[in-house]
RNA sequence: GUGAUCUGGUGGGAGAGUUUUUGAGACGCUUUUUCAAAGUGACUCGAAACGCCGAAGGCGCAAAGUGGCCCUGAACCGCUCAGGCAUCAAGAACCGCCAGCACAAA
Numbered sequence: 001g002u003g004a005u006c007u008g009g010u011g012g013g014a015g016a017g018u019u020u021u022u023g024a025g026a027c028g029c030u031u032u033u034u035c036a037a038a039g040u041g042a043c044u045c046g047a048a049a050c051g052c053c054g055a056a057g058g059c060g061c062a063a064a065g066u067g068g069c070c071c072u073g074a075a076c077c078g079c080u081c082a083g084g085c086a087u088c089a090a091g092a093a094c095c096g097c098c099a100g101c102a103c104a105a106a
Stems, first nucleotide, its partner, number of pairs: 003103001006100007017050001019049007027041006051085003057081001058079003064072002
């Protein structure tokens, strides 16, 4: 002195059911024995079932290291425990920018 890694901020950031059933809430319409009840439509919030996604996290493995076993061993590859599946919001591996710490290689 550059700057890997790490931390914080900021911008971008994919995929998959507005499926079915049910409970509650509030809104509209229709009917009736009318101030209540029943039916129906769509909205919101829960629960369950089935289907699906994969880029928080988690788990698993190749080549290789080794005489052999054990062990080490990566991912946006696989598994889907967790998480997620209309829009919005949140989250999101990874990438850019800013700042800080740090002290590797050259």
Predicted 3D model of a 106-nucleotide RNA (Glycine riboswitch aptamer) from a Planctomycetaceae bacterium. Its mean pLDDT, the model's own confidence on a scale to 100, is 78.